RNA sequence: GCCGGGCGCCCGGCGGUGGAGAGCCGCGAACCAGGUCAGGUCCGGAAGGAAGCAGCCUUAAGCGUCACUCUCUGGGCGUCGGGAGGUGCUCACGCC
Numbered sequence: 001g002c003c004g005g006g007c008g009c010c011c012g013g014c015g016g017u018g019g020a021g022a023g024c025c026g027c028g029a030a031c032c033a034g035g036u037c038a039g040g041u042c043c044g045g046a047a048g049g050a051a052g053c054a055g056c057c058u059u060a061a062g063c064g065u066c067a068c069u070c071u072c073u074g075g076g077c078g079u080c081g082g083g084a085g086g087u088g089c090u091c092a093c094g095c096c
Base pairs, nucleotide, nucleotide: 001095002094004091005090006089007088009083010082011081012080013079014078015077017074018073019072020071021070022069023068025064026063027062033058034057035056036055041050042049043048
């Protein structure tokens, strides 16, 4: 020096990881959301009816969350496969 392989390069798969969004869950309206409306109020001769405060329940806007699920996205993470290149590095045998 030739030849063969590995790493590095490009593409893709899988895993894990960071960020963001959403789902789930929770909180959440003195009145200007809803439901149910004690007490009391009103109508009525009565039977009944009406509106409806507090309370309770459900939730809107919004706020919060470890974890879980989905989506998007990032990478001098891991691993596998393919490709380019025959060189930037490196390794074994053989040959000259």